Predicted 3D model of a 62-nucleotide RNA (transfer RNA) from Ditylum brightwellii. Its mean pLDDT, the model's own confidence on a scale to 100, is 84.
RNA sequence: GUGUGGCGCAAUGGCAGCGCGACAGACUUCUAAUCUGUAGGUUGCGGGUUCAAGUCCCGUCU
Repeated sequence: GUGUGGCGCAAUGGCAGCGCGACAGACUUCUAAUCUGUAGGUUGCGGGUUCAAGUCCCGUCU
């Protein structure tokens, strides 16, 4: 210094999102491509501060 969906990354202390991937549907004779939608996160772990923590503080692991 880093740790956030399966992977790659975002997110002024104020609804956790984007891309890729997966799945379903549309389209197509079929596949691919394209379009639409859905699912998928105890934000490394344990505490603290705060009305509110991914974000600040302490410890810990990597």